Small-subunit ribosomal RNA from an uncultured organism, 1412 nucleotides, folded computationally.

[in-house]
RNA sequence: GCUUGCUCCCCGGGGACAGUGGCGAACGGGUGAGUAACACGUGAGUAAUCUGCCCUCGAGCGGGGGAUAACUCCGCGAAAGCGGAGCUAAUACCGCAUGAAACUUUGGAGCAUAAGCUUUCAAAGUCAAAGCUUUCGGGUGCUUGAGGAUGAGCUCGCGGCCUAUUAGCUUGUUGGUAGGGUAACGGCCUACCAAGGCAACGAUGGGUAGCCGGCCUGAGAGGGUGUUCGGUCACACUGGGACUGCGACACGGCCCAGACUCCUACGGGAGGCAGCAGUGGGGAAUUUUGCGCAAUGGGCGAAAGCCUGACGCAGCGACGCCGCGUGGAGGAUGAAGGUUUUCGGAUUGUAAACUCCUGUCAGAGGUGAAGAAAGCCCUUAUGGGUCUGACGGUAACCUCAGAGGAAGCCCCGGCUAACUGCGUGCCAGCAGCCGCGGUAAUACGUAGGGGGCAAACGUUGCUCGGAAUUACUGGGCGUAAAGGGUGCGCAGGUGGCUGAGAAAGUCGUUGAUGAAAUCCCGGGGCUUACCCCCGGAACUGUCUUCGAUACUUCUCAGCUUGAGGAUAGUCGAGGAGAACGGAAUUCCCGGUGGAGCGGUGAAAUGCGUAGAUAUCAGGAGGAACACCGAUGGCGAAGGCAGCUUCCUGGCCAUGUCCUGACGCUGAGGUGCGAAAGCCAGGGUAGCGAACGGGAUUAGAUACCCCGGUAGUCCUGGCCGUAAACGAUGGAUACUAGGUGUUAGAGGUAUCGACCCCUCUAGUGCCGAAGCAAACGCAUUAAGUAUCCCGCCUGGGGAGUACGGCCGCAAGGUUGAAACUCAAAGGAAUUGACGGGGGCCCGCACAAGCGGUGGAGCAUGUGGUUUAAUACGUCACUAACCGUAGAACCUCACCCAGGCUUGACAUCUGCUGAAAGCGCCUGAAAGGGUGGCCCCGGUAUUUUUAUAUCGCAGCAAGACAGGUGUUGCAUGGCUGUCGUCAGCUCGUGUCGUGAGAUGUUGGGUUAAGUCCCGCAACGAGCGCAACCCUCAUCCGAUGUUGCCAGCGUAAAGUCGGGAACUCUUCGGAAACUGCCCGUGCAAGCGGGAGGAAGGUGGGGAUGACGUCAAGUCAGCAUGGCCCUUACGCCUGGGGCUACACACAUGCUACAAUGGAUGUAAACAAUGGGCAGCAAGACCGCGAGGUGGAGCAAAUCUCAAAAAUACAUCCUCAGUUCGGAUUGCAGUCUGCAACUCGACUGCAUGAAGUCGGAAUCGCUAGUAACCGCAGGUCAGCUAAACUGCGGUGAAUACGUUCCCGGGCCUUGUACACACCGCCCGUCACGCCACCUGAGUUGUCUGCACCCGAAGUCGACGGCCCAACCGCAAGGAGGGAGUCGCCGAAGGUGUGGGAGCGAGGGGGACGAAGUCGUA
Repeated sequence: GCUUGCUCCCCGGGGACAGUGGCGAACGGGUGAGUAACACGUGAGUAAUCUGCCCUCGAGCGGGGGAUAACUCCGCGAAAGCGGAGCUAAUACCGCAUGAAACUUUGGAGCAUAAGCUUUCAAAGUCAAAGCUUUCGGGUGCUUGAGGAUGAGCUCGCGGCCUAUUAGCUUGUUGGUAGGGUAACGGCCUACCAAGGCAACGAUGGGUAGCCGGCCUGAGAGGGUGUUCGGUCACACUGGGACUGCGACACGGCCCAGACUCCUACGGGAGGCAGCAGUGGGGAAUUUUGCGCAAUGGGCGAAAGCCUGACGCAGCGACGCCGCGUGGAGGAUGAAGGUUUUCGGAUUGUAAACUCCUGUCAGAGGUGAAGAAAGCCCUUAUGGGUCUGACGGUAACCUCAGAGGAAGCCCCGGCUAACUGCGUGCCAGCAGCCGCGGUAAUACGUAGGGGGCAAACGUUGCUCGGAAUUACUGGGCGUAAAGGGUGCGCAGGUGGCUGAGAAAGUCGUUGAUGAAAUCCCGGGGCUUACCCCCGGAACUGUCUUCGAUACUUCUCAGCUUGAGGAUAGUCGAGGAGAACGGAAUUCCCGGUGGAGCGGUGAAAUGCGUAGAUAUCAGGAGGAACACCGAUGGCGAAGGCAGCUUCCUGGCCAUGUCCUGACGCUGAGGUGCGAAAGCCAGGGUAGCGAACGGGAUUAGAUACCCCGGUAGUCCUGGCCGUAAACGAUGGAUACUAGGUGUUAGAGGUAUCGACCCCUCUAGUGCCGAAGCAAACGCAUUAAGUAUCCCGCCUGGGGAGUACGGCCGCAAGGUUGAAACUCAAAGGAAUUGACGGGGGCCCGCACAAGCGGUGGAGCAUGUGGUUUAAUACGUCACUAACCGUAGAACCUCACCCAGGCUUGACAUCUGCUGAAAGCGCCUGAAAGGGUGGCCCCGGUAUUUUUAUAUCGCAGCAAGACAGGUGUUGCAUGGCUGUCGUCAGCUCGUGUCGUGAGAUGUUGGGUUAAGUCCCGCAACGAGCGCAACCCUCAUCCGAUGUUGCCAGCGUAAAGUCGGGAACUCUUCGGAAACUGCCCGUGCAAGCGGGAGGAAGGUGGGGAUGACGUCAAGUCAGCAUGGCCCUUACGCCUGGGGCUACACACAUGCUACAAUGGAUGUAAACAAUGGGCAGCAAGACCGCGAGGUGGAGCAAAUCUCAAAAAUACAUCCUCAGUUCGGAUUGCAGUCUGCAACUCGACUGCAUGAAGUCGGAAUCGCUAGUAACCGCAGGUCAGCUAAACUGCGGUGAAUACGUUCCCGGGCCUUGUACACACCGCCCGUCACGCCACCUGAGUUGUCUGCACCCGAAGUCGACGGCCCAACCGCAAGGAGGGAGUCGCCGAAGGUGUGGGAGCGAGGGGGACGAAGUCGUA
């Protein structure tokens, strides 16, 4: 007020929100893109400056005015938002007043000098403000000024990255004047003037990067790094710009451009996590969209308080650091199990079990903090009261139970602590480096065991150390990488003696600074520690004060010894020019002459009857200068050689005088610079790339030969390199000598010269100290030092690529990287090797004799074949070898039939037989079956019985068995070098060492045998000798051997003998002992004697070692493999095959022979009882019958043969040769088919002396001849091992072939020359260079266009405050224009990526061609 329960207004209180205004938002928080810069660090300066809030002091705060948000109304837009009209306040805004100080201008004074500073005085001009609150005391705010504090700006000295394959850069550039601008100096900006400024002490460019306190490492010096914490800078989507403000060109403000994302009504708008969480993407990988403002700190506020992903806490992650636990003590049947094993054990291991304890952590139950005092309120006191905890029911404490819930990872070959088994078999795999793995892996995988560390342990990545391997501390350059090719010389570095001064370096001293944190030391707080706190020291630096003056430096004054000059003297292939000379080659002309010359290892091409070569005379031309001539000379080096002359450089010695440090070195620079090469013009005798021809050779684009063009020569100009070397830069000083030589001086001597002595300068050799890895160097340093320059930092890629510079070119100079390797390299040592050297051996060659290789046969091997043709052995050193004897057996191979504790050994149990004898089956083994017997010995015992031994069977299992594999797991044995003379050791000495010496040297020997010498002295294994045998003699022995003499008819048959031969045993003998010669000796040559003479012949004997030599099949043996078979038994087959090839032999091809014959001769070694077998008889014969004798000097095999004599054959495929084949036999044996030997008869092949090549042998040997034995039933034996008979030739000699020994030399070899190794080609793979071009790439410069915006200008337009009555003015605004100006565009230059193709390079078990 009414419409009576509502509305409006006012006041007070509370809540929410908008606006005006103030302060903050420039702090705090994030990130490191950019930046090589006064950005940072450090120390100065600011008299060239500013500073809100804060503190102290002074002064002031008077009086006015006009607006405008909010709000109301209207309008536009999708939105974001915007516009118009109207109203209003302030500590918002604007005049005026006052005005000390301040500022500006003018004048004065003082101080100082660098443009200045200070003071007060005078004058003029200009400039301020805001209130709120109150208990009326004040408080607070505001204005102005002075001072302080804090913070900031600017300037300067010094310091800290890479690149010169970036060497010149710069025009607002450098300075000046004037003006503008700023808080402030200043080219900061503008105009004008001048032409400067920077740079080898690295400008400019390019690349990279925030800087520091610190952190990591290191003894340090250094090196690396810049996370957390702290200081500072820069940045905020990318680029540009200003506004506001004390402060910004502003992370969570604005404007513009660009890219991107989102919204949209398509007109237009919005955005910026390098804040905290969180999401996506990327990635090997990096956390919660947590709690709280309780503490600390910040902003605002009077305060309450609000804000604060700052911060405090919590969560996640072993990401790091620290601490703790997973139990402690006792416990030996050393348990079980595992692993291993030599089968005994060992080990896991006091470990476990078990006994007794303890109670951290985790678990359960309870109690439960500190961190909190400010502030606020009341009071005015030594006051009282009050509020606040995110972490958190967290830390801590108490109680409970119970050893209960709590250990892994890496490694074990060496480095490097820690070892065995199995599996695997150069596979799978390991690996940091070296390297492991191919059948015994401490190296792979696994197991057991062990070692290390431990809530971790390994791996990967990064950094420092070791690394003296960039060397400042603290390296080098003769040969390892490394001295510039060599002078001159600017800069630079460095520099003799004396005095004075200065005081930069240097040394001492004073003060300031060197933030804090960190590191270090001493304390303190969390149970300890990590962590935190307090104090000290330190921060090695910079600046500064005052001193010192020896040294360096600077200034001044001097000196003469370094250096230089003058004068007189010598020396020389020093350089440049000119002239001249003789020898030789070639060519030309002529003469003589007449067939070749020339050339080579040998030849040919070539030249020559058109007259060469040869020879004589003359001529031409070019090039080079014999002898002298020389580790002689000169020169900086390259280099320089006939003689004369002209010009010219230099060293050296001596004396005197002069200058007075003028010196040394020398980045750049510049001169010179062998040969080849290039350009232009000449010249060209000889030589001679390329080229042609001839040879050589597999080829020969080579070496050799015949020709021959450039070139070699001259003039002028380039090139600029060489093993341009002494592989040794220059200068100065010092440090034992000896001996040559060149040039000179002095001394001595002499008549003089020489000789001799001393010195100087060069040039050689040898050597001390010292140095050096060694070799070596050593007053001519590679020694000891100083100064300066150059150069090096593993090998290859590579002195290459790209770029620059130089050059006509060729090319030079400067000079990388990717990639790849685990070395490349030096010096020396020991070996081995050499188509290197010296010395010396050997049947090594040569000289001889006889063979092999051709034929047939035998045997072995390869190959082939086969069901199988068993295995081993392969140059010499396998192949008649294992095999001293394969029909079965052997036998291991093949086929077939059988067995499974086995053919054989040991152990256990049971039985008492088994064997043998028959029968059936079978190829046999074997299987089946019958009868007989019911085992034997010993002990106890009376027997039975028991025990034991032996034998056999049955059963089961331990085991047997394997000629299956590995000889490259082994033992043993063997071959070979090689019966070669070597191989080693101890001690000593030398050397860093490997090693050397000895052991080499001079002689000698068969010999490392001996002698002499010697830094060696000795010794061992080898050599030799000792042993056996043969040759001579002596003694003994005499049977089975012997027989001179005696006996016996014959026979050594017997008696006898004991002499001889012979046997056996034992001795002697030979030693270069003797003589001669020679020699130091060892020895050698010759001789005597002697059976034997210089090791008398032969044998046995084989050093250290080599060949992974041979053998697992002779034997033994580790590992592996098989176990009703890879074992065992049996029958048959095979090892015996046969187009062929090789090896070893036999027999031959004939007459030096063959055949036949003889009453014809002469050996030795051996064998013999399941044996040798005589005489006799039979057989043509092999052989048979038979059996004396003999276990052997007795008997026997057993005849020796070649030979001798006689006869035949007469040169031929034969009277040579005997293969092959047929027939008939004999013997052995179970058995001669496959597959035996022998005999008789018959048959009668090849072969007429052997290509290339190759073997043996030096004397009783070769050659020829036979005999015996082993193995063995027999025999393929022509083999092997022995034995005797007959019995030669030749050796000049060491050049050559082969093997070996010693010394020496070279070596890039060491698996050792069958070594090593180079390049092309082919294949694979990798990185690089180049490349037509190409690109959603980066960037410099020039020009065009030109946003925002500051600044400036401005006709017109617009405007509240002030002036003015007004008009209008002052001033302002919008707008337009101008300068500048980002992005954009165009052009041009540079970088980066990609790129067909091209190029070389690196690497890759077994490719090709050659061999430097």